Description:
A computed fold for a 264-nucleotide RNA from a Candidatus Aenigmatarchaeota archaeon, annotated as Bacterial large signal recognition particle RNA. Lineage of the source: Archaea > Nanobdellati > Candidatus Aenigmatarchaeota. Model confidence (mean pLDDT): 77 of 100. It is recorded under the gene name ffs.
[in-house]
RNA sequence: AGGCUAGGUUGGGUCACUAGCGGCGGCCUGUUGCCAGCAAUCCGCUAUAGCUGGAACCGAAGUUCAAGGGCGAUAGUAUCAAGACUCAUGGUCCAGUGUCAGAGCGUCGAAGCUCAGUCCCUUGGGAUUUCAGCAUGGCGAAAAUGGUCAGGACCGGAAGGUAGCAGCCAUAAACUAUGUUCGAGAUGCUCAGGGGAUCGCUGAGUGGAGCAAUGAUAUUGGGACAAACCAUGAAUUCUGUUAUUAUCCACCAAGAUCGCGCCU
Numbered sequence: 001a002g003g004c005u006a007g008g009u010u011g012g013g014u015c016a017c018u019a020g021c022g023g024c025g026g027c028c029u030g031u032u033g034c035c036a037g038c039a040a041u042c043c044g045c046u047a048u049a050g051c052u053g054g055a056a057c058c059g060a061a062g063u064u065c066a067a068g069g070g071c072g073a074u075a076g077u078a079u080c081a082a083g084a085c086u087c088a089u090g091g092u093c094c095a096g097u098g099u100c101a102g103a104g105c106g107u108c109g110a111a112g113c114u115c116a117g118u119c120c121c122u123u124g125g126g127a128u129u130u131c132a133g134c135a136u137g138g139c140g141a142a143a144a145u146g147g148u149c150a151g152g153a154c155c156g157g158a159a160g161g162u163a164g165c166a167g168c169c170a171u172a173a174a175c176u177a178u179g180u181u182c183g184a185g186a187u188g189c190u191c192a193g194g195g196g197a198u199c200g201c202u203g204a205g206u207g208g209a210g211c212a213a214u215g216a217u218a219u220u221g222g223g224a225c226a227a228a229c230c231a232u233g234a235a236u237u238c239u240g241u242u243a244u245u246a247u248c249c250a251c252c253a254a255g256a257u258c259g260c261g262c263c264u
Stems, first nucleotide, its partner, number of pairs: 001264004007058004011029005019046005034054005062258001064256002068252002074246005080240002083238001084236001086234007093222009104211002112206007119196008127187005132181007145170004153162003
């Protein structure tokens, strides 16, 4: 120097499971760091605690293992703080009752009670007023109601006649005045009735000392509870503080095992 062999290495932690150990399983971790079969209603073992079969590497150097030590990624538990989310209860509205306080009112009479009126509906009379009918009047047609038609126009030899403007008269519709009708309505009027309501207001009687706007508080009933805000409480999650437990890797290491072998 090469080869061989004894002997070693090929991960560890934690959770769960288990009488306990290991494995398959979840999670964390390592400068490299095995394969196949078995296996979560489990598989294999027994404090020397996987079983079976293979593979690779180191290999006679001191290899390997290792209590413990500090460090320490990471994880668990507890506590505290704040926030977020979720849930529960109550409040925020209306009305009533009780308690406390009470501006103000009250023996020049409170609350309560009774009656009447107001208020609501309705009937009838009167009054006022509108409309309609009827009667008596008034007014009233420019063009396009009727009558009479100066002037003028037309026809005719003449006598006379024809149409017809203005004006006048009468009248239609419309408009208007008065009156009338046991006609139809209306009403911030008035009178007489019937009924309703009892919250409010006014008056009277009774009564004989409280009433009360309002605020706080307790409670009852109702409303809202979709949302928003506030208060209290609970659980979960996230973040962080503190404490504690376990611990990979790497480092130091008492000590333990085997050995310091064979061949060329």
RNAcentral holds the sequence, with entries from ENA.
It matches the Rfam family "Bacterial large signal recognition particle RNA". Rfam links the family to the GO terms SRP-dependent cotranslational protein targeting to membrane, signal sequence recognition and signal recognition particle, plasma membrane targeting.